Predicted 3D model of a 72-nucleotide RNA (transfer RNA) from a Chloroflexia bacterium. Taxonomically the source falls in Chloroflexia (Bacteria, Bacillati, Chloroflexota). Its Rfam family is "tRNA". About the family: Transfer RNA (tRNA) molecules are approximately 80 nucleotides in length.

RNA sequence: GACUCCCUAGCUCAACGGCAGAGCAACGGACUUUUAAUCCGCAGGUUCCGGGUUCGAAUCCCGGGGGAGUCA
Repeated sequence: GACUCCCUAGCUCAACGGCAGAGCAACGGACUUUUAAUCCGCAGGUUCCGGGUUCGAAUCCCGGGGGAGUCA
C1' cells in the first nucleotide's frame, strides 16, 4: 500500500428496515449464625463519529476513526 471482516450496557455477544435484548458483573431483597451458593427483583445504551436514503436505520449507502486478519 491492496483486500476482507469487526465496532451495540462494565465484560462477552444477540437483534432479517418496525418496542434496543440475553448471559455474566454491579445494586436491592429472600435464604443462611456469617460468607459463599441458590432464588427473586431493580438499574444500566447518543448502537464508534459525521452525512445520505426511507414513513421509519443498530441494520442499507457514502466519508472518517479505531481494531483484527490475508497478501504485497